[in-house]
RNA sequence: GGUGUGGGCCGUCUGAUCGCGGCGCUUCUGCCUAUGGCGGAAGGGUCGAGGAAAGUCCGGGCACCGAAGGGCAGGGUGCCAGCUAACGGCUGGGCGCGUAAGGCGACGGCAAGUGCAACAGAAAGCAGACCGCCUGAAUGCCGACCGCCCGCGAAACGUUCGGGCCGGUUCGACCGGCUCGACAGACUGGGCGAAAACGGCAGCCAGGUAAGGGUGAAACGGUGCGGUAAGAGCGCACCAGUGCCUGUGGAAACACGGGCAGCUAGGUAAACCCCACCCGGUGCAAGGUCCGAUAGGGAGAAAGAGCCUGCUCGGCUCGCUACAAUCUCCGGGUUGACUGCAGGAGGCGUACGGCGACGUGCGUCCCAGAUAGAUGAUCAGACCCCGCGAGGGGACAGAACCCGGCUUACAGGCCCACCUGCC
RNA sequence: GGGCGGUUAGCUCAGCGGCAGAGCGUUCGCCUUACACGCGAAGGGUCGGGGGUUCGAGUCCCUCACCGCCCACCA
Repeated sequence: GGUGUGGGCCGUCUGAUCGCGGCGCUUCUGCCUAUGGCGGAAGGGUCGAGGAAAGUCCGGGCACCGAAGGGCAGGGUGCCAGCUAACGGCUGGGCGCGUAAGGCGACGGCAAGUGCAACAGAAAGCAGACCGCCUGAAUGCCGACCGCCCGCGAAACGUUCGGGCCGGUUCGACCGGCUCGACAGACUGGGCGAAAACGGCAGCCAGGUAAGGGUGAAACGGUGCGGUAAGAGCGCACCAGUGCCUGUGGAAACACGGGCAGCUAGGUAAACCCCACCCGGUGCAAGGUCCGAUAGGGAGAAAGAGCCUGCUCGGCUCGCUACAAUCUCCGGGUUGACUGCAGGAGGCGUACGGCGACGUGCGUCCCAGAUAGAUGAUCAGACCCCGCGAGGGGACAGAACCCGGCUUACAGGCCCACCUGCC
Repeated sequence: GGGCGGUUAGCUCAGCGGCAGAGCGUUCGCCUUACACGCGAAGGGUCGGGGGUUCGAGUCCCUCACCGCCCACCA
């Protein structure tokens, strides 16, 4: 230097002419109940929209209502402390989110009670068993075991052997010897049957299980080890959170520790609600004084009516047998003057106190007051924006009893502080 | 100036925090010789805009815009 964030300030200016509103001054002048009051005209002086005057979202002053009294209802606010006339505002602090400057936060309570959560999902609130995992009961099937049968083989139940060679005999049967192979009791395959017990599988039933899958915005702490039939804070270690007790710091919110309790308690209060605190109502068209005009004309209300609201208690005024008053409706008249109403929780400067919001003291200034509503128009110049130029344009917006805030709208410009990266 | 209410389909309006509806109108088909009526179907929605709370907003909260209503004095 550029960029970003936050905050503050300005938000057209100068001159001339004409005009509008308020308030003094001077001169002239009109009327009257006349040292006074009420006006009129001219001249000149001075002042004359905003940071939001807006929206009317909060809070107050002020005014009236009956003494604004009690209770309920209703409304508002909601970490802590302070400021203030008051506030939902502001200041400082705490906590949460955010890398930081910094920004944002309706930021008490769902561990009081009640309610709500569509769809999906097995189950949605002292949860739940669909798949999966585990246990048990009965059933079926298979295997092994048991019984029977068959095959292979000479022989597998029983009687016990069978082949080859040699000899005794003419041969065979039979007998003897040698040799080989085997059975009984070993091995293998198949079929059938079957009471109980064993193992496995299948579906079903009864239970256990919240580790895993899948649904959902949300599924009842996390990791590991042990444990178990399988699992699980079921137990243990560590981590996260919560409650209780307690120590330190702080005025407090709160922060940082220690111990205990397996306590794990979900979301929603801009759902009802609970807790704490605050709030009477109506708004200057409030209200007061005066002038003028009109018909105090008609109808209705009920022993009650009205008096500030929803109810109630308490209180006040008027009335209680048909007049009046009050209230409601219809009708009539006016669209007037003054006041409230411009000196104020005022502005500016300065000193002190306070981190700050702010407070106190001193000095100084007077800074719109209209009532259908003044604050404007034209010309010239400057500044800014658009356009090549001629030229065009000047953000949002306009006081209405006043003030403190919030929110919203706003072209452009100036200043200050700070973060991160770059040159 | 002050105080209230409202904004959902073309119009008039419903709508407990859980898929935005009704009547009329429009379009198409049927009916009829044709029209009307009738019957059947279809289309049509930034729930005035924005932000927030909530799992979820037409609905609850905040904010902005627009529209409508009421309020004078006297006897």